[in-house]
Molecule: RNase P RNA; transfer RNA
Organism: Nocardioides sp.
RNA sequence: UGGGCCGGCCGGGCGACCGCGUCGUACUCCUCACAGAGUGCGCCGAGGAAGGUCCGGGCUCCACAGGGCGAGGUGGUGGCCAACAGCCACCCGGGGUAACCCGCGGGAAAGUGCCACAGAAAACAGACCGCCCCGCGUGCGGGGUAAGGGUGAAACGGUGGUGCAAGAGACCACCAGUACGCCGGGCGACCGGCGUAGCUAGGCAAACCCCACCUGGAGCAAGGUCAAGAAGUCCGGUGCCUUCGGGCGCCGGGCGCGCGCACGUUCGAGGGUGGCCCGCCCGAGUGCGCGGGUGGACCGCUGGAGGCGGCCGGCAACGGUCGUCGUAGAUGGAUGGUCGCCGCGACGCCCCUGGCGUCGUACAGAACCCGGCCUACAGGCCGGCCCAUCCG
RNA sequence: GCCGGUGUAGCUCAGUUGGUAGAGCGUUCGCCUUGUAAGCGAAAUGUCGCGGGUUCGACUCCUGUCACCGGCUCCA
Numbered sequence: 001u002g003g004g005c006c007g008g009c010c011g012g013g014c015g016a017c018c019g020c021g022u023c024g025u026a027c028u029c030c031u032c033a034c035a036g037a038g039u040g041c042g043c044c045g046a047g048g049a050a051g052g053u054c055c056g057g058g059c060u061c062c063a064c065a066g067g068g069c070g071a072g073g074u075g076g077u078g079g080c081c082a083a084c085a086g087c088c089a090c091c092c093g094g095g096g097u098a099a100c101c102c103g104c105g106g107g108a109a110a111g112u113g114c115c116a117c118a119g120a121a122a123a124c125a126g127a128c129c130g131c132c133c134c135g136c137g138u139g140c141g142g143g144g145u146a147a148g149g150g151u152g153a154a155a156c157g158g159u160g161g162u163g164c165a166a167g168a169g170a171c172c173a174c175c176a177g178u179a180c181g182c183c184g185g186g187c188g189a190c191c192g193g194c195g196u197a198g199c200u201a202g203g204c205a206a207a208c209c210c211c212a213c214c215u216g217g218a219g220c221a222a223g224g225u226c227a228a229g230a231a232g233u234c235c236g237g238u239g240c241c242u243u244c245g246g247g248c249g250c251c252g253g254g255c256g257c258g259c260g261c262a263c264g265u266u267c268g269a270g271g272g273u274g275g276c277c278c279g280c281c282c283g284a285g286u287g288c289g290c291g292g293g294u295g296g297a298c299c300g301c302u303g304g305a306g307g308c309g310g311c312c313g314g315c316a317a318c319g320g321u322c323g324u325c326g327u328a329g330a331u332g333g334a335u336g337g338u339c340g341c342c343g344c345g346a347c348g349c350c351c352c353u354g355g356c357g358u359c360g361u362a363c364a365g366a367a368c369c370c371g372g373c374c375u376a377c378a379g380g381c382c383g384g385c386c387c388a389u390c391c392g
Numbered sequence: 393g394c395c396g397g398u399g400u401a402g403c404u405c406a407g408u409u410g411g412u413a414g415a416g417c418g419u420u421c422g423c424c425u426u427g428u429a430a431g432c433g434a435a436a437u438g439u440c441g442c443g444g445g446u447u448c449g450a451c452u453c454c455u456g457u458c459a460c461c462g463g464c465u466c467c468a
Stems, first nucleotide, its partner, number of pairs: 001388010012342007020045002023042007047363001051374002054372005059219004066278004071215005076090005091105001092103004106210002111208002113204003128149002130145007157175006176200002178197008223299004232255010257291007270282004292467002306325008343361008393464007402417004411448001419435005441457005
């Protein structure tokens, strides 16, 4: 200098005007008061992904005798974490000259199943051509053979030799692999060495399945408090009518949606026990349809496994400790718009170390809160490492 | 916000131990008819929403993503 790999970070700044939301405060209206309404002022007001909702947890309500059969998830090893399908380190396999990257990475010698077409044969085997032997009716029959041909994504270890009618791990030597045993290293996955066995065993488990481990259900529209209203009904007081049984009203208070059908109340509907069965527990309502009312306020609601920095331990993820920082909380859902200056980028022009003009400045937007993953993203910054080339 | 489901021809839908994707309606052409409709015969039609992976091979299995649809207040 050129090319590449990895990691971290930012993701516009300042000012003015108008506007919106929470909170605080002052005044005014209303009220017994609280609450509420309006106006003014002040503080604060989206993100690295707030997103997808794919995992995990906190929190809330329900459940929490047991047994059997099932269901879902995870999947090399060790560690981290509240937990995880996340993260770190390592192992194994694959790719790259390298930095480094990728892997849903247990088991196919437990069983079942599948492997289309082609091909003789697609997996305890098997003979289409070829080769060899025998027979005869001389181009057919019987037998042997997986070395050769061809097919396919995939064909039953490879090379050489012995052997044989021809052949073949049938046998031998070497090589590759596998299983078992022993020794050594490592916490472990695993690695290295030696020996034995002709053992050569196809692929698919993101097919069923087997093994090991894990797993209650629902979700802030969870859940709680208050208010309001509707069809009525009950109680108390009271008025009118009366055939003396009662009926129709008014006021106050309590409880509180109503109607129909079906199944049920100890011969047990229905619910819970993750799904089913048994068992157990609760149990007087449950299901469907038609209609009515309300559709308000408050709590939950934001300070939490929090951020940043120093030191210590650890290869690291992370942990410990000290210091420091701190205001989004809407509920049809606020965080916006315009202008000026600057920054950045592209294009054009000029008097070209620069200036001027025009345009652009992404993805996207909280809704109970966190930890991850994945996805989207204009433009830019920083750091480390590798390869090639040149110069010294 | 939470939960669940669906994407296959122009439209409505089928598609199972993974093996080259179909039906009905519609479209086009031909026959029949004086002509049209009906009828008869034939033909065309697909990124299987999109990307990646597993596999020899994916509509199907796994995963990411996009679009669309449905349900969920209280008196309960």